[in-house]
RNA sequence: AGAGUUUGAUCAUGGCUCAGGAUGAACGCUGGCGGCGUGCUUAACACAUGCAAGUCGAACGGUGAAGCAGGAGCUUGCUCCUGUGGAUCAGUGGCGAACGGGUGAGUAACACGUGAGGAAUCUGCCCUGGACUCUGGGAUAAGCGUUGGAAACGACGUCUAAUACCGGAUACGAGACGCGAAGGCAUCUUCAGCGUCUGGAAAGAACUUCGGUCCAGGAUGAUCUCGCGGCCUAUCAGCUAGUUGGUGAGGUAACGGCCCACCAAGGCGACGACGGGUAGCCGGCCUGAGAGGGUGACCGGCCACACUGGGACUGAGACACGGCCCAGACUCCUACGGGAGGCAGCAGUGGGGAAUAUUGCACAAUGGGCGCAAGCCUGAUGCAGCGACGCCGCGUGAGGGAUGACGGCCUUCGGGUUGUAAACCUCUUUCAGUAGGGAAGAAGCGAAAGUGACGGUACCUGCAGAAGAAGCGCCGGCUAACUACGUGCCAGCAGCCGCGGUAAUACGUAGGGCGCAAGCGUUAUCCGGAAUUAUUGGGCGUAAAGAGCUCGUAGGCGGUUUGUCGCGUCUGCCGUGAAAGUCCGGGGCUCAACUCCGGAUCUGCGGUGGGUACGGGCAGGCUAGAGUGAUGUAGGGGAGACUGGAAUUCCUGGUGUAGCGGUGAAAUGCGCAGAUAUCAGGAGGAACACCAGUGGCGAAGGCGCCACUCUGGGCCGUAACUGACGCUGAGGAGCGAAAGCGUGGGUAGCAAACAGGAUUAGAUACCCUGGUAGUCCACGCCGUAAACGUUGGGCACUAGGUGUGGGUCUCAACCAACGAGAUCCGCGCCGUCGCUAACGCAUUAAGUGCCCCGCCUGGGGAGUACGGUCGCAAGACUAAAACUCAAAGGAAUUGACGGGGGCCCGCACAAGCAGCGGAGCGUGUUGCUUAAUUCGAUGCAACGCGAAGAACCUUACCUGGGUUUGACAUGUCCGGAAAAGCUCUAGAGAUAGGGUGUCCUUCGGGGCCGGACACAGGUGGUGCAUGGCUGUCGUCAGCUCGUGUCGUGAGAUGUUGGGUUAAGUCCCGCAACGAGCGCAACCCUUAUCCUGUGUUGCCAGCAUUUAGUUGGGGACUCGCAGGAGACUGCCGGGGUCAACUCGGAGGAAGGUGGGGAUGACGUCAAGUCAUCAUGCCCCUUAUGCCCAGGGCUGCAAACACGCUACAAUGGCCGGUACAGAGGGCUGCAAUCCCGCGAGGGUGAGCGAAUCCCACAAAGCCGGUCUCAGUUCGGAUUGGAGUCUGCAACUCGACUCCAUGAAGCCGGAGUUGCUAGUAAUCCCGGAUCAGCACGCCGGGGUGAAUACGUUCCCGGGCCUUGUACACACCGCCCGUCACACCACGAAAGUCGGUAACACCCGAAGCCGGUGGCCCAACCCGUCAGGGAGGGAGCCGUCGAAGGUGGGAUCGGUGAUUGGGGUGAAGUCGUAACAAGGUAGCC
Repeated sequence: AGAGUUUGAUCAUGGCUCAGGAUGAACGCUGGCGGCGUGCUUAACACAUGCAAGUCGAACGGUGAAGCAGGAGCUUGCUCCUGUGGAUCAGUGGCGAACGGGUGAGUAACACGUGAGGAAUCUGCCCUGGACUCUGGGAUAAGCGUUGGAAACGACGUCUAAUACCGGAUACGAGACGCGAAGGCAUCUUCAGCGUCUGGAAAGAACUUCGGUCCAGGAUGAUCUCGCGGCCUAUCAGCUAGUUGGUGAGGUAACGGCCCACCAAGGCGACGACGGGUAGCCGGCCUGAGAGGGUGACCGGCCACACUGGGACUGAGACACGGCCCAGACUCCUACGGGAGGCAGCAGUGGGGAAUAUUGCACAAUGGGCGCAAGCCUGAUGCAGCGACGCCGCGUGAGGGAUGACGGCCUUCGGGUUGUAAACCUCUUUCAGUAGGGAAGAAGCGAAAGUGACGGUACCUGCAGAAGAAGCGCCGGCUAACUACGUGCCAGCAGCCGCGGUAAUACGUAGGGCGCAAGCGUUAUCCGGAAUUAUUGGGCGUAAAGAGCUCGUAGGCGGUUUGUCGCGUCUGCCGUGAAAGUCCGGGGCUCAACUCCGGAUCUGCGGUGGGUACGGGCAGGCUAGAGUGAUGUAGGGGAGACUGGAAUUCCUGGUGUAGCGGUGAAAUGCGCAGAUAUCAGGAGGAACACCAGUGGCGAAGGCGCCACUCUGGGCCGUAACUGACGCUGAGGAGCGAAAGCGUGGGUAGCAAACAGGAUUAGAUACCCUGGUAGUCCACGCCGUAAACGUUGGGCACUAGGUGUGGGUCUCAACCAACGAGAUCCGCGCCGUCGCUAACGCAUUAAGUGCCCCGCCUGGGGAGUACGGUCGCAAGACUAAAACUCAAAGGAAUUGACGGGGGCCCGCACAAGCAGCGGAGCGUGUUGCUUAAUUCGAUGCAACGCGAAGAACCUUACCUGGGUUUGACAUGUCCGGAAAAGCUCUAGAGAUAGGGUGUCCUUCGGGGCCGGACACAGGUGGUGCAUGGCUGUCGUCAGCUCGUGUCGUGAGAUGUUGGGUUAAGUCCCGCAACGAGCGCAACCCUUAUCCUGUGUUGCCAGCAUUUAGUUGGGGACUCGCAGGAGACUGCCGGGGUCAACUCGGAGGAAGGUGGGGAUGACGUCAAGUCAUCAUGCCCCUUAUGCCCAGGGCUGCAAACACGCUACAAUGGCCGGUACAGAGGGCUGCAAUCCCGCGAGGGUGAGCGAAUCCCACAAAGCCGGUCUCAGUUCGGAUUGGAGUCUGCAACUCGACUCCAUGAAGCCGGAGUUGCUAGUAAUCCCGGAUCAGCACGCCGGGGUGAAUACGUUCCCGGGCCUUGUACACACCGCCCGUCACACCACGAAAGUCGGUAACACCCGAAGCCGGUGGCCCAACCCGUCAGGGAGGGAGCCGUCGAAGGUGGGAUCGGUGAUUGGGGUGAAGUCGUAACAAGGUAGCC
């Protein structure tokens, strides 16, 4: 510090996800030791048991043990008595119990933090200073006695003490009031100033220590007030009656509506009151570069609470965790009458939960309470126990050791790896174990002795032995780490992308590897990455995002100059910012964690001194911003009332007759009752042609005949006036297209709904005929639009060019018109810088800045639900969540596609010729059948295809019979002397048996046979694992590269453009210049000529002759070989002085002369595992091999390709002419003979320019047939044969005789062909024993037509649109049906919360009363009275409870509504291309 993921690829936007750190954690697997920490986050749920607050006899009365002393009884050892002594204990009294410890329920608050204030306060114990401690009195608990009760607990009587209680004296410095003086900050404060009034003390004793009272001060603690700071929600906008203030009284330690009476009507709130939700706050902790964000366990500070609610008492302090009273819930005891209790103290239990420990030891240390002290108490605390919960440290050994052992795994079988790892050798002993020694922590107290929970712990030493000690996760990318097997969209994995459908580095296992390590992973949560809420640090034309527009309130911001203040702002100093923590430096535990010391930080707040530029306040001036005045000017700016003509429709009348109208074509409709057409007249409503223009006006919506009235704004020029009066604008107000709504009018045309007609598979549409709301007017609502420039408003700055609308000025000009220029304001286009993801914007900014407002934060759900506001309604505004996806979206790129466009080509169409599709037959295929009908090929590009030839063989299929190292290959071992051949027998044959037969050798062996083992074999699977080969687009003209340039990039350029070509062929131009694969050419063949050669070829001339037969010849033909020739070379026209094209000449051939071979980058997971090769899988007495027979030839049907025909351009008969290219020894075969013929016999010649196949046929000549299912046609069938072959039954070809089917030119549709072509006619060859209508070649005869490129098909180039990229056989929408999920509504129903009204009213404080009761003081006769107090009663307040109607939140609810999701459901085709009716709001 980034990475993965939207796309074919790219850039940008944007979300999701990952890598890091952290935790009071939990879970899974595993687990050696120690140190330091830490441990109920959930039920503030309920609690058994024990402990957690007592202490003081030096306050008091009493009890009075041990011991001591004396005496008595006396058995010297016991008992008793007296004194002393004081242990001990309940009680009275004092202090403490308000600390310490726990928890976080409540609380959004002066609760907390921070900083101030108290001239408005209190403070036990402690410290300092000052002054005192005098004199009396009456009770009471305990005790004793009686008595109630189950108990808890009492009642009565009777004694007694005090540092318990009460009276008096004294005292001032205390308090109150008044006066005076001084000071301050308003109430006030101070003064050993004055006067009057008031209040107060306690002793004990070891005899000098602890106490007591008053006053003043300090310290500590407490309390009150204020500024500032820190959560969410406006779908909470208004809240408030003690409320806000005043006066008076009360109350408090103290100010105060704190409380009460009266008076006034205030107080708070968009700077968020009130309400709702959530929450203890902070120092800190986690994270982060920081700013921030999250958090508030442990430690520390504060607050709140103590079963729930209320209340006070005592006290210095409480409204009190281990106190009291009352109410409630719960639990326990009970004799049923009544009582007791509160672990959110430490342990512990149950429960809840994913989850959190011992009913331990000790007061030795630190600290606390009491005490003079010893001491006692202390679950505070110090320690120990449990838990890898966290952090830190250590160990599980170290060195050597290669034949790289065994084993495992992989393997290309060679090896590699595990791996120096092990074994083995030499060492060491930390930790654990064991044995011995053994602390510091201790100071204090005490006369001294003595005193350690931890603990026989830390630590030290000895001993033995490598001995007791390694796991977890991961290995497709992100992300370090790879193989094998198993599985086969199954099982499973997954943080995201995604793996798995037979070769899975992604599942499971193994081997290996990577990472961390006593831990490792997972889950949860927080921060980070995320600049993904953007203050630092984002955006809004098209990605999410500018409000429809304007006015304007609050607010924010604001020209120039002078003075002043010093609020902001800057700076020095002071106080505070606790400790711990963090950072830095150092010290102590062997290190570290941990801990101690010092420093820094603590960014803050307050005070004070200073400065005054800038912002601000106040005061004054200015005119450049803004406005006013007066002068001009353009305009569909607005409102009202009025007028005009054209057109449509309707009405009346005339003329006139059969149609009109409408469409792609029609029909509905209108019309003989007279339409349409046409003429005249009339009625009525709505809208204003031409002018008209990226022209004008307006804030936007919007505004268009002419004239009138009223009226808003703009612009130019002028510079008289005001003097910052300005900009923006949350709320708010007004305006606001169309449609819609209400009331009343109006209605010609148009026209939702609706009706009919068409179209269609359907057509609730598009088209047509009609037609109502509505459109129009008035008034009132609605308040939305793709209300768009998808661009908020204002100001300033930053190159230009050009057009246009409105003004003014200058030049020129006699005037006018025209022209040139300058300037201001609008409306457009182009374009530099700059900006932008790109497209694009560009002085009318999307540039550069400032000010203000609005808005955005992934897609869907959804602009929806609920709530609220508005509206008559429709609906509008505001506006979520659950759930779901990993994308959705923008711009641009390359393709592909379009029922988009342009240009061009092709037998693509057209023009022609001949066909196919109908018939019969042949061949192939589908289908069916079958034991098998082997397999493959399946749109073009399968179907006379693999197959250039299935009777057996082939053959892969079926049936049956056999065989198992095999029909075939290699190697090893053992054995044999045979095997092959010939022959016989059985059998369908394979095979089996018999006879005969007996190899070579360099003696090592080879060959052959039998047996055993490795292995062979497979036309078994996968062409979607592959190689090779092939088809196709397509012989189409394309496909690319290097360098350069452009672009952020994908990419572009080149290759586009203008011409031209068959061609990316060439030329020109051009940020391109070159190059490669293709094109062309080079190759073969054919067409002409020349040269050489001249047999087996040829024969003009010369001989010879039946015959080029022979002599001879090389002229010619021809063969072979080598050359020439054609290149737009020449001329002319056109064209850019081009390429090229048109015409011409010459030439055998002319513009590629004809034909062939030759097939770019690639596409189709095209075809082939059955040509061959090959990975993997499968079979192994069979899916291998051998054999016989059968099948591949099967036939209701369909298709494809052919052949033969349907006839006279013909059939038949006779005669007769002319080829080329091939083949031939297992062959072609002449001649002759036989047969009607197929053929047979014979066998010359020829391994072939020599001989043979081999007569070419159509053609030509002559004859016949005469339009007929025929003398056409030949299927089918019968008979007889020939040939090949081991064998023609299934199942060959051919011949002869006989038979003589369909068929008379073929529907929709469809194929080939542009010249030696189509058509037509024969010939040959491969395969092959035989079998050819197929295939491959050859020659003969030999046409027609092409205007042209609109259309069909295919293709090329450019361009355009795109939501396609598996690329239109694409993508994709909605209903319905099914399953699941969450949500809304809903008759209701069940709960929670907070208020309100009324009722009841506990405890208790306060107030009143107090007839009853009462020791202290006073009077008094000791009868009693008084003062004072109390019980009781009454009243105010008052918790819980009850009743009631509402508010609000939540659960649930038959049914219902839409939404989301779900490999292959239904119906259609809405959108994306002009998406087939442009789309959308």
This is a predicted structure of a 1481-nucleotide RNA (small-subunit ribosomal RNA) from an uncultured bacterium.